[in-house]
RNA sequence: UUGGUGGACCAUGCAGUCGCCGGAAGGAGUAAUCCUUCGGGAGGAAAGUCCGGGCUCCAUAGGACAUGGUGCCGGGUAACACCCGGGAGCCGUAAGGCUAUAGAAAGUGCCGCAGAAAAUAUACCGCCUCUUCCCAUGGGAAGAGGUAAGGGUGAAAUGGCGAGGUAAGAGCUCACCGCGAACCCUGGUAACAGGGUCGGCAGGGGAAACCUCAUCAGGAGCAAGAUCAAGUAUGCAGGAGGGUUGUCCGCCCGUUUCCUGCGGGUAGAUCGCUUGAGCAUACCGGUAACGGUAUGCCUAGAUAGAUGACUGCAUAACACAGAACCCGGCUUAUGGUCCACCAAUUUU
RNA sequence: UGGGAUGUAGUGUAAGGGUAACACAGCAGUUUCUGGUACUGCAUUUAGGGGUUCGAAUCCCUUCAUCCCAG
Numbered sequence: 001u002u003g004g005u006g007g008a009c010c011a012u013g014c015a016g017u018c019g020c021c022g023g024a025a026g027g028a029g030u031a032a033u034c035c036u037u038c039g040g041g042a043g044g045a046a047a048g049u050c051c052g053g054g055c056u057c058c059a060u061a062g063g064a065c066a067u068g069g070u071g072c073c074g075g076g077u078a079a080c081a082c083c084c085g086g087g088a089g090c091c092g093u094a095a096g097g098c099u100a101u102a103g104a105a106a107g108u109g110c111c112g113c114a115g116a117a118a119a120u121a122u123a124c125c126g127c128c129u130c131u132u133c134c135c136a137u138g139g140g141a142a143g144a145g146g147u148a149a150g151g152g153u154g155a156a157a158u159g160g161c162g163a164g165g166u167a168a169g170a171g172c173u174c175a176c177c178g179c180g181a182a183c184c185c186u187g188g189u190a191a192c193a194g195g196g197u198c199g200g201c202a203g204g205g206g207a208a209a210c211c212u213c214a215u216c217a218g219g220a221g222c223a224a225g226a227u228c229a230a231g232u233a234u235g236c237a238g239g240a241g242g243g244u245u246g247u248c249c250g251c252c253c254g255u256u257u258c259c260u261g262c263g264g265g266u267a268g269a270u271c272g273c274u275u276g277a278g279c280a281u282a283c284c285g286g287u288a289a290c291g292g293u294a295u296g297c298c299u300a301g302a303u304a305g306a307u308g309a310c311u312g313c314a315u316a317a318c319a320c321a322g323a324a325c326c327c328g329g330c331u332u333a334u335g336g337u338c339c340a341c342c343a344a345u346u347u348u
Numbered sequence: 349u350g351g352g353a354u355g356u357a358g359u360g361u362a363a364g365g366g367u368a369a370c371a372c373a374g375c376a377g378u379u380u381c382u383g384g385u386a387c388u389g390c391a392u393u394u395a396g397g398g399g400u401u402c403g404a405a406u407c408c409c410u411u412c413a414u415c416c417c418a419g
Stems, first nucleotide, its partner, number of pairs: 001344010012314007020041002023038006043320001047331002050329005055221004062249004067217005072086005087101001088099004102212002107210002110205002124151002126147010159177002162174003178201001179199002182197006225271004235262006241253004278297008349418007358372004366402001374390005395411005
């Protein structure tokens, strides 16, 4: 210098003019409301709604089944499919990255085409032995049998390679490697790693096929739900139980009631609503995620929905994009700055 | 704002993980003096991207678009 890997931070600030939405104080007004001053007013993703939780109602929620999620080990957390650390495997020259990483020997099903055979194995070519026949002394044909070393098919072929052995062959036997529903030792909390003994080649792939095992989950969602005011039809039809939930049990409510549909009325206000698993700083514990203690701070809350427009300066303010109950993550979109590391090349 | 569903040729729909298919429409050709009819042929990145698998429209994740419901 070029290319790459990992991580952190910012997302405008100041000044002027005119506005918008809340809050506090003061004033005017019977009231509605208006005026003045002070202070606050979008994000790193507010987004997608993909996970998890708080909160609210149903019984503060129970049992069984079904259904769905997750799936190496340990830890963190309110909880998680998130995060941290470690193991194993794969990818990358490397820095590093990825993993829906339990079980295929519980069972069922699948593996198109090709191929002998795709899983109770089996045999097309080939190799070898025997019998018969033919040509005539090693060849051919037919039949019976033994094989799986070699060829061929496929994404994948029943341990690999070498030696012995054999008619030819074969874990048939042996060494090494691999494997294991076996056992022991060492290290580690564990996953697992290393070593030894034994077995003897059974065991194809796939569980993001069904499934098994372990574990988690009751349902609905702030348009949840609560209160006040106004208005209205104890109007019509159907049903006998309704709610909790997908089913059953159990539980709760009810018979003057309840459910469903049609029809009619209202179109207002308040609470929920923002003080919270909150933020900042310091110290302590922990490899880390994170936890603890102390001090300080209050930082949008609308209900047709506010945060805007113009100008100047700051090197530049340019991208993606706008809160609607709240929080922790993940994913996706996107402008810029900085740091550490890796590879290649060049110069000293 | 919350909840849910669906994406396959221009349109409407099929397809048990194993060659993407049918009807209508479109284009080209044959037949005809010409048009229609009839016959033959053509066009698809299965909404986009990634993963699992030997192999994905199908299974899984993510993004996008469209539609429906709730006072």
Molecule: RNase P RNA; transfer RNA
Organism: Sphaerochaetaceae bacterium